[in-house]
Context: one part of a larger RNA
RNA sequence: AUUGAACGCUGGCGGCAGGCUUAACACAUGCAAGUCGAACGGUAACAUAAAGAAGCUUGCUUCUUUGAUGACGAGUGGCGGACGGGUGAGUAAUGCUUGGGAAUCUAGCUUAUGGAGGGGGAUAACUACGGGAAACUGUAGCUAAUACCGCGUAAUAUCGAAAGAUUAAAGUGUGGGACCUUCGGGCCACAUGCCAUAGGAUGAGCCCAAGUGGGAUUAGGUAGUUGGUGAGGUAAAGGCUCACCAAGCCGACGAUCUCUAGCUGGUCUGAGAGGAUGACCAGCCACACUGGGACUGAGACACGGCCCAGACUCCUACGGGAGGCAGCAGUGGGGAAUAUUGCGCAAUGGGGGCAACCCUGACGCAGCCAUGCCGCGUGAAUGAAGAAGGCCUUCGGGUUGUAAAGUUCUUUCGGUAGCGAGGAAGGCAUUUAGUUUAAUAGACUAGGUGAUUGACGUUAACUACAGAAGAAGCACCGGCUAACUCCGUGCCAGCAGCCGCGGUAAUACGGAGGGUGCGAGCGUUAAUC
Numbered sequence: 001a002u003u004g005a006a007c008g009c010u011g012g013c014g015g016c017a018g019g020c021u022u023a024a025c026a027c028a029u030g031c032a033a034g035u036c037g038a039a040c041g042g043u044a045a046c047a048u049a050a051a052g053a054a055g056c057u058u059g060c061u062u063c064u065u066u067g068a069u070g071a072c073g074a075g076u077g078g079c080g081g082a083c084g085g086g087u088g089a090g091u092a093a094u095g096c097u098u099g100g101g102a103a104u105c106u107a108g109c110u111u112a113u114g115g116a117g118g119g120g121g122a123u124a125a126c127u128a129c130g131g132g133a134a135a136c137u138g139u140a141g142c143u144a145a146u147a148c149c150g151c152g153u154a155a156u157a158u159c160g161a162a163a164g165a166u167u168a169a170a171g172u173g174u175g176g177g178a179c180c181u182u183c184g185g186g187c188c189a190c191a192u193g194c195c196a197u198a199g200g201a202u203g204a205g206c207c208c209a210a211g212u213g214g215g216a217u218u219a220g221g222u223a224g225u226u227g228g229u230g231a232g233g234u235a236a237a238g239g240c241u242c243a244c245c246a247a248g249c250c251g252a253c254g255a256u257c258u259c260u261a262g263c264u265g266g267u268c269u270g271a272g273a274g275g276a277u278g279a280c281c282a283g284c285c286a287c288a289c290u291g292g293g294a295c296u297g298a299g300a301c302a303c304g305g306c307c308c309a310g311a312c313u314c315c316u317a318c319g320g321g322a323g324g325c326a327g328c329a330g331u332g333g334g335g336a337a338u339a340u341u342g343c344g345c346a347a348u349g350g351g352g353g354c355a356a357c358c359c360u361g362a363c364g365c366a367g368c369c370a371u372g373c374c375g376c377g378u379g380a381a382u383g384a385a386g387a388a389g390g391c392c393u394u395c396g397g398g399u400u401g402u403a404a405a406g407u408u409c410u411u412u413c414g415g416u417a418g419c420g421a422g423g424a425a426g427g428c429a430u431u432u433a434g435u436u437u438a439a440u441a442g443a444c445u446a447g448g449u450g451a452u453u454g455a456c457g458u459u460a461a462c463u464a465c466a467g468a469a470g471a472a473g474c475a476c477c478g479g480c481u482a483a484c485u486c487c488g489u490g491c492c493a494g495c496a497g498c499c500g501c502g503g504u505a506a507u508a509c510g511g512a513g514g515g516u517g518c519g520a521g522c523g524u525u526a527a528u529c
Base pairs, nucleotide, nucleotide: 001528002527003526005525006524007523008522009521012376013375014374015373016372017371018369019368020334025332026331027330029329030328031327034079035078036077039076040075042072043071046070047069048068049066050065051064052063053062054061055060056059086287087286088285095212096211097210098209099208100207101206104204105203109200110199111198112197113196114195115194117151119149120148126141127140128139129138130137131136157166158165159164171192172191173190174189175188176187179186180185213259214258215257220250221249222248225247226246227245228244229243230242231241232240262284263283264282265281266277267276268275269274289310290309291308292307293306312323313322314321315320340366342365343364344363348362349360350359351358352357379409380408381407382406389400390399391398392397413470415465416464417463418462423456426452428450429449430448431447432446433445434444435443436442473518474517475516476515477514478499479498480497484513485512486511487510488509494501495500
């Protein structure tokens, strides 16, 4: 000088930060990943409309029916749950940092080219009948799709030297002048979606070199081991795997073994070199009760998915089931020690959706804590009878001390009341112009107008009011080291960072008066330079 600190005494306000370093110990409860009806069959709930019926207060109430409409529980289907959030157990190199490389994939986004024809069989939901304590589940029957499967088409794709062979798709919404119509619509236009291919961007996988802790009281290690040929496998090179062949490969420039440890940008210190460190923020990696495994998918061997085994907890009708806070709060435990079971999606960002919107413990805020840094205040001027009291005294006085009282002022912060920005961009409705178009529909772009969207929030800032009113402590005073006397004690009680104080005049112990230092803090302890 510093700290994610703790402890003791004390404590007025604000701003900005930070807040389980220990048990990767166990977890009650709530929330943390959904969304789309513009993919689909539908209709459990709510609302509207229409029709019918009943009651009568004759224009209302109740009931029934119709998915007809707004919507929508459960279900099929799509996209997203691989991001965001947490933790640092493992890992001394399958990691990280820096610099290179070739044998790769890449959803959504974007550029371009071409295509999107015609069919089929199911299945959930639902209904019926069951099984089970539950979790859940069986059989039979009905039905739809952007779910699933053939057929057709086929290149700049794949295979191949060529010839040739093989391989795809899905619709939906809005609007409409003619024309057709079985009144469902066809048809046309636009928007969006779908398929194939070639690029881009982004993301990811792989390889190489150098650097990246301690121990030699660890000196030899290694059989898929090192290389080759062939095959398999992967998105992709490769002993990655396998068959055969050869006997290599690493090592005092420290292999192997063992202990410790996530790495980096950075942070602390220091004139620097260096040393120490890796909280918060950012990048990468690893992990998700412990161990193993794959499935789906563009992407996982997947924190809030699946299967198996194990430990633990819970339910049970004993047959069988359920669970995983190292997400946000919170609980127990451990510990010197670390916070609220808060508010909101208003902003920023993310997922879904054409959109409205929905979801979002990411995030924005608030709460607690002097944990840190920074700022402000606890009054200002005047005031000598140098008051009283305290303390000391050579008893004359000195000191506390302009300090107080008194007089004259001010009102920051706090309190009360008022006023009041900015964080709001958008979205919605309406309208003007343009683009698209057959269209003065619709959609899109730019502008005008209107009513609106704030958790924080009793916001910040500003104004008024009252009154010095509500706001100072802590450590030290032998030397180092700024600051001295008295009383008590008597090698006792005690102090102490080092030297050392204390055995009857202790500036070193305890108290008092006085002083010194820092100040909403001050000391102590721990740790680093």
Annotation: Predicted 3D model of a 529-nucleotide part of an RNA (small-subunit ribosomal RNA, 5' domain) from Haemophilus parainfluenzae. The organism belongs to Parahaemophilus, within Bacteria.